Context: one part of a larger RNA
RNA sequence: AGCAGAUGGGGAAUGCCUUGGCGGCAGAUGGCGAUGAAGGACGUAGCAAGCUGCGAUAAGCCUCGGGGAGUCGCUAAGCAGGCUGUGAUCCGAGGAUUUCCGAAUGGGGAAACCUAACUAAGUAAACCUUAGUCAUCUUAGGAUGAAUCCAUAGUCCUAAGAAGCGAACAGAGGGAAGUGAAACAUCUCAGUACCUCUAGGAAAAGAAAUCAAUUGAGAUUCCCCUAGUAGCGGCGAGCGAAAGGGGAAUAGCCUAAACCCUAUGAGUGUAAAAACCUACGGGUGUUGCUCAUAGGGUGUUGUGGGAUGCAGUCUGAGGAAUCCGUAGAUUCUUCAGGGAGUUACAAAACCUUGUAUUAGUUGAAUUGCUUGGAAAGGCAAACCAUAGAGGGUGAUAGUCCCGUAAAUAAAAAUACAAGGUCUCCUGUGAUUGCAUUCCCAAGUACCUCGGUCCACGUGCAAGGUUGAGGGAAACCGGGAAGACCACUUUCCAAGGCUAAAUACAAACUGCCGACCGAUAGUGCACUAGUACUGUGAAGGAAAGGUGAAAAGAACCCCAGUGAGGGGAGUGAAAUAGAACCUGAAACCAUUUGCUU
Numbered sequence: 001a002g003c004a005g006a007u008g009g010g011g012a013a014u015g016c017c018u019u020g021g022c023g024g025c026a027g028a029u030g031g032c033g034a035u036g037a038a039g040g041a042c043g044u045a046g047c048a049a050g051c052u053g054c055g056a057u058a059a060g061c062c063u064c065g066g067g068g069a070g071u072c073g074c075u076a077a078g079c080a081g082g083c084u085g086u087g088a089u090c091c092g093a094g095g096a097u098u099u100c101c102g103a104a105u106g107g108g109g110a111a112a113c114c115u116a117a118c119u120a121a122g123u124a125a126a127c128c129u130u131a132g133u134c135a136u137c138u139u140a141g142g143a144u145g146a147a148u149c150c151a152u153a154g155u156c157c158u159a160a161g162a163a164g165c166g167a168a169c170a171g172a173g174g175g176a177a178g179u180g181a182a183a184c185a186u187c188u189c190a191g192u193a194c195c196u197c198u199a200g201g202a203a204a205a206g207a208a209a210u211c212a213a214u215u216g217a218g219a220u221u222c223c224c225c226u227a228g229u230a231g232c233g234g235c236g237a238g239c240g241a242a243a244g245g246g247g248a249a250u251a252g253c254c255u256a257a258a259c260c261c262u263a264u265g266a267g268u269g270u271a272a273a274a275a276c277c278u279a280c281g282g283g284u285g286u287u288g289c290u291c292a293u294a295g296g297g298u299g300u301u302g303u304g305g306g307a308u309g310c311a312g313u314c315u316g317a318g319g320a321a322u323c324c325g326u327a328g329a330u331u332c333u334u335c336a337g338g339g340a341g342u343u344a345c346a347a348a349a350c351c352u353u354g355u356a357u358u359a360g361u362u363g364a365a366u367u368g369c370u371u372g373g374a375a376a377g378g379c380a381a382a383c384c385a386u387a388g389a390g391g392g393u394g395a396u397a398g399u400c401c402c403g404u405a406a407a408u409a410a411a412a413a414u415a416c417a418a419g420g421u422c423u424c425c426u427g428u429g430a431u432u433g434c435a436u437u438c439c440c441a442a443g444u445a446c447c448u449c450g451g452u453c454c455a456c457g458u459g460c461a462a463g464g465u466u467g468a469g470g471g472a473a474a475c476c477g478g479g480a481a482g483a484c485c486a487c488u489u490u491c492c493a494a495g496g497c498u499a500a501a502u503a504c505a506a507a508c509u510g511c512c513g514a515c516c517g518a519u520a521g522u523g524c525a526c527u528a529g530u531a532c533u534g535u536g537a538a539g540g541a542a543a544g545g546u547g548a549a550a551a552g553a554a555c556c557c558c559a560g561u562g563a564g565g566g567g568a569g570u571g572a573a574a575u576a577g578a579a580c581c582u583g584a585a586a587c588c589a590u591u592u593g594c595u596u
Base pairs, nucleotide, nucleotide: 001595002594003593004592005591006590007589008588009587015581016545017544020516021515022513023512024511025510026509027508029505030504031165032164039101040100041099042055043054044053046079047078049075050074051073061095062094063093064092065091066090070083071082072081106115107114108113117133118132119131120130121129122128136162137161138160139159140158141157142156143155144154169200170198171197172196173195174194180187184234210217211216221248222247223246224245225244231239232238252497253496254495255441259297260296261295262294263293264292265291266290267289268288274287275284276283277328278327279326280325281324282323302475304440305439306438308435309434310433311432312431313430314429316335317334318333319332320331321330322329337426338425339424340423341422349421350420351419352418353417354416355415356414357413358412360408361407362406366381367380368379369378370377382399383398384388390402391401392400446470447469448468449467450466451465452464453463456482477492478491479490480489481488532539533538552580555567556566557565558564
């Protein structure tokens, strides 16, 4: 020096574990904010660094309910001092307080700071302090009021609303490229990603100017088929329906117009003409007519519907008005009776009851021996079970503890349901027939040009939409049936509302996993979006395990009043000693043997 064995150091793999993650399902819920949010800064405990809680009333205050013996949050023990059967700590409901920043809103500003004005209170007064008000925009109403007479702009006041945040889902306005086409330009990726706006618990869509095919269906939405079909397509790559069938869920309505009435305004009208419901007789004397606007009534459809006029049928009772009287007619209104309703079709509130949620409560049944440090293990004999889910307890427990099955509970708050109060409609309107004068959504339909959406790339290209230009009809009307025409069929555009079935899951609750087990699983099982890096946008870690219990090693010795170690003691174990479970390998030693 090498090899081998043994014993250690070092190191952290491996095994075991889990407080944390990941994924899924279900329920409930789907917002918070100028009454100042989300998110922060700074404070706040007797001693207080971080986290948590809270806000100058500051790990808390008040009320109500639960609960029943200890307690003053965690790392984290201690000292000191409190509270508590007059019910504390703790749990739930409601309230009070809630600095400063932040939409941030009196003005400013380099966020958590600086600094006005007005009113009120404190003071004899001032300073000062405290409380309150004071941003902008929109809408509505009002006041004032230029150039410029009226007016308008502007200014001011009052009231209401808005703003900002939030995971995905929704609608709308914009809108790529990598890619594929084995290159690439039409095409594709894809109306995707992304940006913006807006909203809701869902959104959007929605009661046929729809389909169909000579039979018929009957709003919308979603699912399964139809079907990778018909089609589209440098007919390449690729894109890709619908009718129809089967299901989920079902719900239908309101305006505009014609006509009537009322109000206001403008024009026009005065011959006692017109007008004052009709007839007759009186009376009044511009109250009239036309147009416009607003409100009320009526009306809402495609075997066309409605209005108006006339006629018929059905249908309770009463009152009032229409200049006066009589007769009729019309209009308004009350009640009985009937019906409906707050998700659309009108709209609000309250009460009662019930259910659920937000604390809880009751909750069965085992002993002995044995091994062991410890029994829940082994052996033996029992018991409960609407409970043998799960977790804990010194090893593996139905019967030890928490629980579990089952049952049960709310002063207060919230949600939902039912009923009632209540509200509305009808109740002199409904319906049939005839008639024709009236109405039935206009810069619209439609056409041309240019785009775009439709599975459909301009194509034979219908349909939807619209930037430019042109530009109808009026029910004897108009649209559609994939160029176009005819016939036939079908529907009624140019106004609006509408629940459910559908989408999503941030926060809350419960359950589950041939999901992970500390280089895994979230970036984070730990002081984690922390430490640290960067001017900044932003990037972004490492780091778990003594033991059943600290019983965490009194005392003695060596030593630098060290580090570390040796005894002693604890413990089942200390090669479990805090650099702590197990403790592999590289690497480093000591010792023994062999070889040279």
Large-subunit ribosomal RNA, domain I from a Candidatus Dadabacteria bacterium, 596 nucleotides, folded computationally. Taxonomically the source falls in Candidatus Dadabacteria (Bacteria, Pseudomonadati, Thermodesulfobacteriota). Its mean pLDDT, the model's own confidence on a scale to 100, is 83. Rfam family: Bacterial large subunit ribosomal RNA.